[in-house]
Context: one part of a larger RNA
């Protein structure tokens, strides 16, 4: 100089503490590990692996495994010969399947020498490699942390290593700012710019909207209208600007006025120098090593989805702040053409059938739902809770046996609020309710957004965990 202390001092954070709702027990759903298998592909492993890579495993995907088959090859380029094709369509023989055989169909330019181009057939050069090495790399990501640090010139001290500047003394969310100072500057970060949200103008006025007027089938339908909502350009608006105190007259802090909004308004995006040989050779690109009738490459078929347990994340309960029936509102933000799919019939339903309209502010998905109102239930393993199971079915798909989802009947496990421990969260948050969309042919309790209704605490900073700064030990370097 760093690092370290069960060393001081100050100061910060859902860090504790105050509160609300979890987990930890129960069923399942997932992913992990371990066992187990012909395989159960392969990566992630304290925070920072485990609903992670995978935004979607029946076939494919697929990388495993059996079997069956190909060896210039599923893919590229290069060189000799041959053919007029190739594709594509139709037929047929064969196979578990692919592969294989076999027929019909069938080039263009020519200076006729051939060229072009495409197929098969050779011959090696080569191709192929989800094989190895993240401890050889690039690139990319995580994490400390959105924490307030990390550094440089030039001067100045110091034989030097260095060290000041960055440290004092206020302040700030911030190395934010003001003051002082042998330092005076400047870099990267910090704010700021950018996006969205909360007010207002003003443009514009269909597809959106309806305050006056008419009309009316009562439905902004329909003549009009752009005043409202709204939609999406363009401004305005917030700076401690204003006022009192407070403080060093400073930086700034407290209250307060007016405002939609007050001192960074709320959300996002944006990650310094580094650090952990941290993760990724299976995105991708790459060095070396290593395979070449196989570790390359095509199918069929199985796995990846197996179960004595064990762990994480999660959905569902366990009830009357309720579950069931009936009825009666009120969102936002998406998606839609191999698509969204309306009305209408049929079906107890999932759905089926016709097919309007929409490339979409016009149509459609689409019912939001919790909530209100009105009725049964009366504390019971129940009109709670729904696994597990039967038996019929429907949807997509060449195909639902292993291994799909969803319907309807019947069935009715556990579970009566969960030991030790532990986990988010400070405001439109938590906790609660639906809804969309990505991937996708079909398959979400994951996940990525939306809006509804909407709380309770925070005295405080001794402790516990992680950080900064100053500082002061030292058996580290």
């Nucleotide at each position: 100089u760093g690092a370290c202390g069960g060393g001081g001092a100050c100061c910060c954070g859902c860090a504790c503490a105050a509160g609300c709702g979890g987990u930890g027990g129960a069923g399942c759903a997932u992913g992990u590990g371990g066992u187990u298998u012909a395989a159960u592909u392969c990566g992630a492993c304290g925070c920072a692996a485990c609903g992670c890579g995978a935004a979607g495993a029946a076939c494919c995907u697929u990388a495993c495994c059996a079997a069956a088959u190909c060896u210039u090859g599923a893919c590229a380029u290069c060189c000799c010969g041959g053919u007029g094709a190739c594709c594509a369509u139709a037929a047929g023989g064969g196979u578990a399947a692919c592969g294989c055989c076999u027929u019909a169909c069938u080039u263009u330019c020519u200076u006729c020498g051939g060229a072009a181009c495409a197929c098969c057939g050779g011959u090696g050069a080569c191709a192929g490699g989800u094989g190895g090495u993240g401890c050889a790399u690039g690139g990319u990501u995580g994490u400390c942390g959105u924490c307030a640090g990390c550094u440089c010139g030039u001067g100045u001290c110091g034989u030097g290593a260095g060290a000041u500047g960055u440290u004092g003394g206020g302040u700030u969310a911030a190395g934010u700012c003001c003051c002082g100072c042998a330092a005076c500057g400047a870099g990267c970060g910090c704010a700021a710019c950018c996006c969205u949200u909360a007010u207002c103008u003003u443009u514009a006025g269909u597809a959106g909207c309806a305050a006056a007027c008419a009309g009316u089938u009562u439905g902004g339908c329909u003549g009009u209208g752009c005043a409202c909502u709204c939609u999406a350009g363009a401004g305005a608006g917030a700076c401690u600007g204003c006022c009192a105190g407070g403080g060093a007259u400073a930086a700034c802090c407290u209250g307060g006025a007016g405002g939609a909004a007050g001192g960074u308004g709320g959300g996002g995006a944006u990650g310094a120098c580094g650090u952990c040989a941290a993760a990724u050779c299976a995105u991708c690109a790459u060095g070396c090593c290593c395979c070449u009738u196989a570790u390359g490459a095509u199918u069929u078929g199985g796995g990846c989805u197996a179960c004595a347990c064990a762990c994480g994340u999660g959905c569902u309960a366990c009830a009357a702040u309720g579950a069931c029936a009936g009825u009666u509102a009120c969102a936002a933000a998406g998606a839609g053409a191999a698509g969204c799919g309306a009305c209408c019939u049929c079906g107890u339903g999932a759905g089926a059938g016709u097919g309007a309209g929409c490339a979409a502010a016009u149509c459609c998905c689409a019912a939001a739902a919790a909530a209100g109102c009105u009725g049964u239930c009366u504390c019971a393993g129940u009109u709670c809770g729904g696994a597990u199971u039967g038996u019929a079915g429907u949807c997509u798909g060449c195909a639902a046996c292993u291994c799909g989802a969803c319907u309807a009947c019947a069935u009715g496990a556990a579970g009566c609020u969960g030991g030790a421990a532990u986990c988010g969260c400070u405001a439109g948050u938590a906790a609660u309710c639906g809804c969309a969309g990505a991937u996708c042919a079909g398959a979400a309790u994951g996940c990525u957004g939306c809006g509804g209704u909407g709380a309770a605490u925070a005295c405080g900073u001794u402790c516990c965990c992680g950080g900064g700064u100053c500082u002061u030990g030292u058996a580290c370097a």

The part of an RNA shown here (small-subunit ribosomal RNA, 3' major domain) has 477 nucleotides and comes from an uncultured bacterium. The full RNA is in RNAcentral, with records from ENA and SILVA.